Context: one part of a larger RNA
Formats: sequence, structure tokens, C1' cells
RNA sequence: GAACGAACGCUGGCGGUAUGCUUAACACAUGCAAGUCGAACGAGAAAACCACUUCGGUGGCAAGUAAAGUGGCGCACGGGUGAGUAACGCGUAGAUAAUCUGCCCUUCAGCCUGGGACAACUUCUCGAAAGGGGAGCUAAUACCGGAUAAUACAUUUUGUCUAAUGAUAGAAUGUUGAAAGAUUUAUCACUGAAGGAUGAGUCUGCGUACCAUUAGCUUGUUGGUAGGGUAAAGGCCUACCAAGGCUUCGAUGGUUAGCGGGUCUGAGAGGAUGAUCCGCCACACUGGAACUGAGACACGGUCCAGACUCCUACGGGAGGCAGCAGUGGGGAAUUUUGCGCAAUGGGCGAAAGCCUGACGCAGCAAUACCGCGUGAGUGAAGAAGGCCUUUGGGUCGUACAGCUCUUUCGCCGGUGAAGAUGAUGACUGUAAUCAGUAAAGAAGCCCCGGCUAACUCCGUGCCAGCAGCCGCGGUAAUACGGAGGGGGCUAGCGUUAUUC
Repeated sequence: GAACGAACGCUGGCGGUAUGCUUAACACAUGCAAGUCGAACGAGAAAACCACUUCGGUGGCAAGUAAAGUGGCGCACGGGUGAGUAACGCGUAGAUAAUCUGCCCUUCAGCCUGGGACAACUUCUCGAAAGGGGAGCUAAUACCGGAUAAUACAUUUUGUCUAAUGAUAGAAUGUUGAAAGAUUUAUCACUGAAGGAUGAGUCUGCGUACCAUUAGCUUGUUGGUAGGGUAAAGGCCUACCAAGGCUUCGAUGGUUAGCGGGUCUGAGAGGAUGAUCCGCCACACUGGAACUGAGACACGGUCCAGACUCCUACGGGAGGCAGCAGUGGGGAAUUUUGCGCAAUGGGCGAAAGCCUGACGCAGCAAUACCGCGUGAGUGAAGAAGGCCUUUGGGUCGUACAGCUCUUUCGCCGGUGAAGAUGAUGACUGUAAUCAGUAAAGAAGCCCCGGCUAACUCCGUGCCAGCAGCCGCGGUAAUACGGAGGGGGCUAGCGUUAUUC
């Protein structure tokens, strides 16, 4: 000098754009953050209102609505955090002839025929509750048989290709395996096969912090055979056999740390860093486990154990903000329990639409960057006053006043967009624009011994104090405190911390 997710002190007019728990991955009250489909299915209220009434009620409508159940898809996305991890975690370049891929696209073929249940519901019953248990009834795109179809699987065989375990094209025989309907009749679904697209799994070369005051480490350890397991190669797992494998080119151990694109600095090389935004990874009270599913070993799912909090009739139950707000705590320190689905995007649905604290906006904060303003011109009696003085004067100073002018921003009133392809605007009567208003509402902070731009007087007297370094102060202090004057930056200025 530059920088910052900054903080502190003094001060503070406006706008735009960004950013805002760096500390306790500490604990959390409350609300919201993932639903949707009646064009898959069965069943199905009530209030209000209307009519009648023997005043008890009945019927209609509300309504095939609400709420719930079976079933489908979604809930593995989106959002948060960085605890762990020194690792194929990340980055980069490859491999998969060792793999999977719902929804979407293309092509081919099909959608035939039967069956029995279980919720809801009714009823009985246990429990304080959470929640169950028994009996009976019922539908389906839920579940299960049968038929039919193979490029699937097994065996045999031929050609071509590959560095290779092998891949690929074809032939023969045998074996097994599908389906579901709905409606507004035009579509949407469903099943099998092949291909694509997208997404993902796995493996490999190279790179990836510090400590040698860590020198030896390893028994599923290293390799083989056989088997199991997985979508998939593999000690991934098991049995047997062999005795290997890693290491001063740093193994093992310890400490620290999410990684990258980037960011800051620097002429560059480099050094430091990894907030916001984007990609990847990991985690979801702590530890462990699997289930469902195309995909999870699953933040707002399940089970077990633990700590903590809450309810309890003491038998037993409920919970998980590192989602958005918000609270306590910690801290030098970090915002509203706001509005809206109008836009963009996502889930479901044929659609209308519903849901969406993603997102779009608004609020708070000079936290940062950028822009603007706090007036312009004229004006010498060089006024008054302050300060200094050699007492002549000098200086603040064209500065004030006075006169002339303008109205950015603000304030007040009118008009009023774009963002929205037909409709639909949270923001919002916003941006912009027009008229009015009056110089009117808007300047501070630090410094003045040298480094370093800027000097005098008074007070103090090694005291009180200053200080980044050198150093000032013990009676004439340009260095302390005040004043006048001056210098610098300016809605900021200075200090502190940190990086180059």
C1' cells in the first nucleotide's frame, strides 16, 4: 500500500447492488418447510338452509362434498451444515471386454383366461394415553394361479475382432418367464424385448498439510484354489494351501484439515485462503442395523441401544431446527416468529388445480462496493468577534452579512409502467415522470517533532500524560492538555485483529 463475512470508538442525509453466527455439529417453546391423484378402488358424514309436521320427527339440499381407508407416483430432488475424513475423499486423465438406470424418447411384439383375500365398514373387547386384539362383510391399475411369446438361461457349433480374461454376428436343441385397466372415444395407462438419453456404482495412473523429539508395520495380513455374496471385478466373506505384503523415494503412529472452480495479495514467480455463487464428498441428537424401492442403509421413515427433554392413572408412552423465521446460551460479533406462489423451477394430476420458508420479494444493519447531495454566482466596510503581535499590524477571510440564481436528493400532491405469449402482479401506487415547496431538512473524523502533508500561544513542570519506531515531559514543550490556525480523508474517519 492492498484486502476483509470483520469488531470497537466518535459521527451519520439519500439511493442502487451485494453480504450478514467465522464462537457451542450447544439445547430448543411456537408456527410453517412434501405432498398429490375420484380419469385406479370400495365406502361415505354433519352444520346451515328449504318443505312438511301428530312438534316426537321426516324428507330434500348441502354432497357423492368433507374427513378417513386400499392403491399409484413422489417423499433418494430441492434446502442445511462442515462434525468426521490426509482418503481414489477431491482434482485431472482414463478403464468398465466387471455394471445398474424409475420417469423421458425411438423401434418391435402383446394386453387371453381364472381365483382367493385384506383395509375401510359393522360388532365385541384391552389400555390413562400412545396404541392394539378377536369375529364378520367388500372393491380395485392391490395379490395369486393358468395360457401364449424370447435376442433370457444351459449345451453343442461356425465366422469376425481384441493386448487379454474375452467381445460380437449366426445356427441347432432343451428349459423357464408377462400383463390392467380408466375415461368426455380420443387418448392416457399396462407387459416383454432392443436401442438412446440422463443419472449412478466400481477400478486405475498422476497430484493433494505438518511432525523422524513417530522407524519399523501387518495375520484376512500378501497371493493361490474352491465356494458364497453383489447390479458388478475383488479377501468383499468363508474353507484349505503357500509365506508373503508395505517401508528412509518416509511405511506405521501422532497432529491439523472437507476438496476443487475460485478469492486476496503480488510486476510475476509465489504466499495466504476455501464466507457468499457453482461442482464433488460427508453428516442429520450419539452409536449400530436393515426394510421398502429404479435409486437410501434414508435430515422432517422404521428397529435396537445410549444421553437428554416432556407426558403418565407408575403399568407405559412421546421427541430430535446442521430446513425458514424465532428463543436461551456462548461470544468482540451477525437480521423478521414478514408477504406471495405473480415470475423461474420442482412433486402429483388427462386437466382444472393443489402443494412448494426452493424461489421471488419486502423488513433490519454505513457490513462492503458504487453513485449523489449538504448549494451556485456576486460581494471589501477587508464589519463585529476570536487568535497572534515587534502594538504598526497580521490572520480566520469572499469567509459572514447583503444582492442575484438554481432545486439534484428530501418533503408534499398528480399521472403511472415493464416484469405477463390469452388470463393471472406478492413486490406496489414501486420505478419513472409532472407540478409545488424553500437555501430551505443534511458534516464529521483523524492528524500537525522526524519517518509524514500540516505552527503558534497558554497551562503543566520526569508530574499529569503521549508513543507504530526513534523517542517527548525535570519552568520559555511546534511531541503532554486546551485554544487559534493549518494538513488529510469525507458519510464517513480512526483504532484493533488477520493475510499478502
The part of an RNA shown here (small-subunit ribosomal RNA, 5' domain) has 500 nucleotides and comes from an uncultured prokaryote. The coordinates come from a structure-prediction model, not an experiment, and the mean pLDDT is 86. The RNAcentral record of the full RNA draws on ENA. Its Rfam family is "Bacterial small subunit ribosomal RNA". Its family is annotated with structural constituent of ribosome and ribosome in the Gene Ontology.